[in-house]
RNA sequence: GGAGCGGGCCGGAUCGUCGCUGCGUCCCUCGGGGCGGAGAGGAAAGUCCGGGCUCCACAGGGCAGGGUGCCAGGUAACGCCUGGGCGGCGCGAGCCGACGGAAAGUGCAACAGAGAAUAGACCGCCGCGAUCUUCGGGUCGCGGUAAGGGUGAAACGGUGCGGUAAGAGCGCACCGCGCGGGCGGUAACGUCACGCGGCUAGGCAAACCCCACCCGGAGCAAGGCCAAAUAGGGAGGCGAUGGUGUGGCCCGCACCGCCUCCGGGUAGGCCGCUCGAGUCACUCGGUGACGGGUGACCUAGAGGAAUGACGGUCACGAGCACGCUCGGACAGAACCCGGCUUACAGGCCCGCUCGCACA
Numbered sequence: 001g002g003a004g005c006g007g008g009c010c011g012g013a014u015c016g017u018c019g020c021u022g023c024g025u026c027c028c029u030c031g032g033g034g035c036g037g038a039g040a041g042g043a044a045a046g047u048c049c050g051g052g053c054u055c056c057a058c059a060g061g062g063c064a065g066g067g068u069g070c071c072a073g074g075u076a077a078c079g080c081c082u083g084g085g086c087g088g089c090g091c092g093a094g095c096c097g098a099c100g101g102a103a104a105g106u107g108c109a110a111c112a113g114a115g116a117a118u119a120g121a122c123c124g125c126c127g128c129g130a131u132c133u134u135c136g137g138g139u140c141g142c143g144g145u146a147a148g149g150g151u152g153a154a155a156c157g158g159u160g161c162g163g164u165a166a167g168a169g170c171g172c173a174c175c176g177c178g179c180g181g182g183c184g185g186u187a188a189c190g191u192c193a194c195g196c197g198g199c200u201a202g203g204c205a206a207a208c209c210c211c212a213c214c215c216g217g218a219g220c221a222a223g224g225c226c227a228a229a230u231a232g233g234g235a236g237g238c239g240a241u242g243g244u245g246u247g248g249c250c251c252g253c254a255c256c257g258c259c260u261c262c263g264g265g266u267a268g269g270c271c272g273c274u275c276g277a278g279u280c281a282c283u284c285g286g287u288g289a290c291g292g293g294u295g296a297c298c299u300a301g302a303g304g305a306a307u308g309a310c311g312g313u314c315a316c317g318a319g320c321a322c323g324c325u326c327g328g329a330c331a332g333a334a335c336c337c338g339g340c341u342u343a344c345a346g347g348c349c350c351g352c353u354c355g356c357a358c359a
Stems, first nucleotide, its partner, number of pairs: 002354009012314007020039002023036005041330001045341002048339005053219004065215005070084005085099001086097004100210002105208002107204002122149002124145009157175006176199001177197004181192004223271004233262006242256005278297008316327005
């Protein structure tokens, strides 16, 4: 100096003017005004997971349904994170992986191909018979054969030697595979110059399914408190002992009036609401995710929804006529928190890898 890999962080600063929304305080003619202080993010986003909180439901267990899926750990929990294993990619730093079970059962495999899982004779190879022959062989028939060709994403272990008419795990050696054992590891898994099995058991479970584990529902418009007007409800009392109905009439029964009290609920108001699995610093344990301890700090809380605009100076990045002109990403809290994913102009820092050049 080039090409990369991994991780962390910033994402304008400051001053002035005019505004906006809460809070504190003072004034006030109750309309408001003065002063002080505070006021978006790393993703506030998508609402995809997990939890807190609230209400409802619920003895326990099972079925159904959904989710997760190598192992160990972290956590309030997770589909997240950390470490490890295995597989794939890369020279490498590193990156990616829904990565349990296909010898429980059922099923699927387009096209091509003779044959696609109880394998399969199209070409080829070999034997026998018939026939022809230029004696090399050709043609037909009956058999054998999975070594070779060809098809395919995939053809029922691979290489070699023996064997054979030609062949074949038919036999053997090595490799692979399966089962068992020893050793290492908490485990996934690894390893062995060990034993057994000639090979039986190809693929797909993001096909049904099986196995293991997890899961009640709805959400701050949750939920709670205060509480008008109007209408209706309940209790008590009052009332010319009134009116209407029933009935031939009386009693009785039902309805109608006024007053007081009670309860539900609507408008409206308040709480929930931000002190919390909090933030920062130091420190201890741990490879790490993370956990423990000590100290300091308080950092939006609206409710149709504030957080803005303009100007000056500086910094940064472009352009040039060299002291001027432009430019500023993605994006805006709504009960809170932990994740994941997605968007993002430009810039900074740390660690590492592989080439090149020079000393």